[in-house]
């Protein structure tokens, strides 16, 4: 002296998933956030018959179209620039959960507060338009 990888700090990104205290370190507890349930009111709802088919819920994460059932392409819809919009570009478009039950909801109520990434001046710093700041 170059690559790569890891560990720790610092800054940051997506998310509700932070912040405080206490602990026998397994955890608890409170506060802030996030969500399910579940009343009026509104909303739904003409009868019958036959055939098929469960329905919800967290999250952006649905839906269509091929397939040789491994996928493959679009796409609702969400993120990405170290002030913000927009228009362009890029990435992502999983995966869980309840059990046949669920509209909407005051009171009440029951639950979570995980995970994963970038970066050491450098990031999409492409276009346009405000803002702030200074002079």
């Nucleotide at each position: 002296u170059g690559u790569u990888g890891g560990u720790c700090g610092c800054c940051g990104c997506c998310g509700a998933g932070u912040c405080g205290c206490c602990u026998u370190c397994g955890g608890g507890c409170g506060a802030g956030c996030c969500g399910g349930g579940g009343a009026a009111c509104c909303a739904c709802c003409g009868a019958u018959c036959c055939a098929c088919u469960g329905g919800g819920g967290u999250g952006a994460a649905u839906c269509c179209g091929c397939g040789c059932c491994a996928g493959c392409g679009g796409u609702a819809g969400g993120g990405a620039g170290a002030c913000u919009u927009c228009c362009g570009u890029c990435c992502c478009g999983a995966a869980c959960c309840c059990g046949u039950c669920a509209g909407c909801u005051a009171a009440c109520u029951c639950g979570g507060u995980a995970g994963g990434c970038g970066g050491c001046u450098g990031a999409c710093u492409g276009g346009a338009a405000g803002g702030a700041u200074g002079g």